Predicted 3D model of a 74-nucleotide RNA (transfer RNA) from a Gemmatimonadota bacterium.
The same sequence occurs in records of 3 taxa.
Its Rfam family is "tRNA". By type it is a transfer RNA.
The coordinates come from a structure-prediction model, not an experiment, and the mean pLDDT is 82.

[in-house]
RNA sequence: GGCUGGGUAGCUCAGCUUGGUAGAGCACCGCGCUGAAAACGCGGGUGUCGGCAGUUCAAAUCUGCCCCCAGCCA
Numbered sequence: 001g002g003c004u005g006g007g008u009a010g011c012u013c014a015g016c017u018u019g020g021u022a023g024a025g026c027a028c029c030g031c032g033c034u035g036a037a038a039a040c041g042c043g044g045g046u047g048u049c050g051g052c053a054g055u056u057c058a059a060a061u062c063u064g065c066c067c068c069c070a071g072c073c074a
Stems, first nucleotide, its partner, number of pairs: 001073007010026004020057001028044005050066005
């Protein structure tokens, strides 16, 4: 340098194919229970969907460029 896969919540990831309210598990926070704690029950999403631009009534999702990570080829 070329190719492939990936970047979404604190972590691991789904959602992208087919544009239409951003989600799951774990973690975390509050409350209940307890003498106190664990466990358990109830409640809470905490987010610039890597960045910029474009298309569109509408973009995590489509298009272009760029950045970062992993692998393959040279």